[in-house]
RNA sequence: ACCGAACAGGGCAAACCCGCCGCGAGGCGGGGACGCAAAGUUUCCGGUCUUUAUUCGCCUAGGGCGUUGAGACAGCGGGACUGCCGGUA
Numbered sequence: 001a002c003c004g005a006a007c008a009g010g011g012c013a014a015a016c017c018c019g020c021c022g023c024g025a026g027g028c029g030g031g032g033a034c035g036c037a038a039a040g041u042u043u044c045c046g047g048u049c050u051u052u053a054u055u056c057g058c059c060u061a062g063g064g065c066g067u068u069g070a071g072a073c074a075g076c077g078g079g080a081c082u083g084c085c086g087g088u089a
Stems, first nucleotide, its partner, number of pairs: 001088004011036002016031006034075001040081003044078003047073005056066004
């Protein structure tokens, strides 16, 4: 540097259920395991989603859609940083 077939110690924890928080996406804790070799950290890029409230535009004037703002997702992809064991060179 690359790789994850086998080894050791193990680690994390989807859905779902309960409690709390949040308008919401969702978060935290407990239970629980679908999976994960970065399912560790980070919103830098793209994407998806939310929006009590916000900017602008369009429309069929009900509101809706797009956009701006504010947020969520790191278990959507990429990037950056860090890292266990083993193998190969």
The prediction has a mean pLDDT of 82. The RNA shown here (c-di-GMP-I-GGC riboswitch aptamer) has 89 nucleotides and comes from Sulfuriferula multivorans. The model forms 95% of the base pairs in the Rfam consensus. NCBI's taxonomy places the organism under Bacteria, Pseudomonadota, Betaproteobacteria, Sulfuricellaceae, Sulfuriferula. Its Rfam family is "c-di-GMP-I-GGC riboswitch aptamer". Its family is annotated with cyclic-di-GMP binding in the Gene Ontology.